RNA sequence: UUUGACAAAGGCACACUUGGCGAAAGCCAGGGUCGCAAAGUUUCCGGUCUACGGGUGAUACCUAGGACAGCGGGGCUGCCAACA
Numbered sequence: 001u002u003u004g005a006c007a008a009a010g011g012c013a014c015a016c017u018u019g020g021c022g023a024a025a026g027c028c029a030g031g032g033u034c035g036c037a038a039a040g041u042u043u044c045c046g047g048u049c050u051a052c053g054g055g056u057g058a059u060a061c062c063u064a065g066g067a068c069a070g071c072g073g074g075g076c077u078g079c080c081a082a083c084a
Base pairs, nucleotide, nucleotide: 001084002082003081004080011036012035016031017030018029019028020027021026034070040076041075042074044073045072046071047068048067049066050065053063054062055061
């Protein structure tokens, strides 16, 4: 450098749940273990969700902003194993 065995030393942790935070999407910590070979990291591109605030006659709708990296792509970094 290449590849990822229905493999895995070590790792992460969906749903649900307890406590906390947030207007919300959602996030943090504990339990949990659906899954993951980058389910490490980064909003750069696309997508989805949210809308306290702003626009509006308006609860509709739009939106600054926010969230999701376990939605896809890209960037950066790394463990183990296999074949050379």
A computed fold for an 84-nucleotide RNA from a Gammaproteobacteria bacterium, annotated as c-di-GMP-I-GGC riboswitch aptamer. Of the family's consensus pairs, 95% are formed in the model. The coordinates come from a structure-prediction model, not an experiment, and the mean pLDDT is 88.